[in-house]
Context: one part of a larger RNA
RNA sequence: UGUAUUGCGGUCUGAGGGGAAGUUGGUUUUAGUACGAGAGGAACAAACCAACGGCACCUCUGGUCUAUCGGCUGUCUGGCAAGGCAUGCCGAGCAGCUACGUGCUCGCGGAUAAGGGCUGAAAGCAUCUAAGCCCGAAACCGUCCCUGAAAAGAGACCGCUUAGAGUACUCGUAAAAGACGAGUUUGAUAGAGCUGGUGUGUAAGCACCAAGGCAACGAGGUGUUCAGCUCGCAGCUACUAACAACUCCGCAGCG
Numbered sequence: 001u002g003u004a005u006u007g008c009g010g011u012c013u014g015a016g017g018g019g020a021a022g023u024u025g026g027u028u029u030u031a032g033u034a035c036g037a038g039a040g041g042a043a044c045a046a047a048c049c050a051a052c053g054g055c056a057c058c059u060c061u062g063g064u065c066u067a068u069c070g071g072c073u074g075u076c077u078g079g080c081a082a083g084g085c086a087u088g089c090c091g092a093g094c095a096g097c098u099a100c101g102u103g104c105u106c107g108c109g110g111a112u113a114a115g116g117g118c119u120g121a122a123a124g125c126a127u128c129u130a131a132g133c134c135c136g137a138a139a140c141c142g143u144c145c146c147u148g149a150a151a152a153g154a155g156a157c158c159g160c161u162u163a164g165a166g167u168a169c170u171c172g173u174a175a176a177a178g179a180c181g182a183g184u185u186u187g188a189u190a191g192a193g194c195u196g197g198u199g200u201g202u203a204a205g206c207a208c209c210a211a212g213g214c215a216a217c218g219a220g221g222u223g224u225u226c227a228g229c230u231c232g233c234a235g236c237u238a239c240u241a242a243c244a245a246c247u248c249c250g251c252a253g254c255g
Stems, first nucleotide, its partner, number of pairs: 007160006016147004022052008035040001053105005061099004068092005073086005094232001107143004115135004164248004168184005189241003193236004197231001199229002205224005212217001
């Protein structure tokens, strides 16, 4: 762009396309059975389990976590405190991302191959084959999962009945760009704030104690303090910003 000279929204059908989505092994029962003189010793089937692979996820476990918190080193900011730089080193670590973690990963049908057969003539017999018929594999085709009205034979149904779409702005359950999704004051979309929770591990200041020292001072410790700081989390709250507008289509009118 078309389907479609009415548009938007929603629900489907399923031609077609894709998938390997499963594969393998063990144990128990079968069964000390069939079989076999004995020694020995199955299978069909059912149940359970495991390994590998596939898909999804992050509750648990582990990893990472240059958000964050704490400790330490060098140097600089006159000192303390608080910081900068060395993507510094070390100990923890939420969210997120992950596997080493967790969940799922069933069977059945159809038509067949090799092969096994039934009936059966040519060829009074015999013969699975010539006519006909029944079975038979991880392979093939379905069932299953994903996609799929541009399937030109261009589908169907439902709602609204003049409703439209986009830009812009605040954003993310989305993201290479587009796209997709949530909102734009009739508002919780993002920020800030408050509360909760998370992480770290007990801040600064002050008071007291403190080996030692004539004293000045004093490493360190205790209390205030489950503190202080923190947050990609949750809830609440319009405080800040979603303002102001624009474009296209359609319809109507005029020329």
The part of an RNA shown here (large-subunit ribosomal RNA, domain VI) has 255 nucleotides and comes from Anaerotruncus sp.
NCBI's taxonomy places the organism under Bacteria, Bacillati, Bacillota, Clostridia, Anaerotruncus.
The prediction has a mean pLDDT of 81.
Rfam family: Bacterial large subunit ribosomal RNA.